RNA sequence: GGGCGGAUAGCUCAGCCCGGGAGAGCACUGCGCUGAAGACGCAGGUGUCGAGGGUUCAAAUCCCUCUCCGCCCA
Numbered sequence: 001g002g003g004c005g006g007a008u009a010g011c012u013c014a015g016c017c018c019g020g021g022a023g024a025g026c027a028c029u030g031c032g033c034u035g036a037a038g039a040c041g042c043a044g045g046u047g048u049c050g051a052g053g054g055u056u057c058a059a060a061u062c063c064c065u066c067u068c069c070g071c072c073c074a
Stems, first nucleotide, its partner, number of pairs: 001073007010026004020057001028044005050066005
């Protein structure tokens, strides 16, 4: 230098192909339960969807550029 994959909640990830409500599990917080704690039940999403720009009524999703991580080729 070229190719491919990844970046979404505190963590692990889905959703992207084919545009329209941002979600799951774990963790966390409050309450119930308990002598207390754990377990269990109920309630709560805590997020500029890596960055910038473009298209569109509307972008995590489509297009362009860039950054970082991993693998392969040279």
The RNA shown here (transfer RNA) has 74 nucleotides and comes from a marine sediment metagenome. The prediction has a mean pLDDT of 84. It matches the Rfam family "tRNA". The family's RNA type in Rfam is transfer RNA.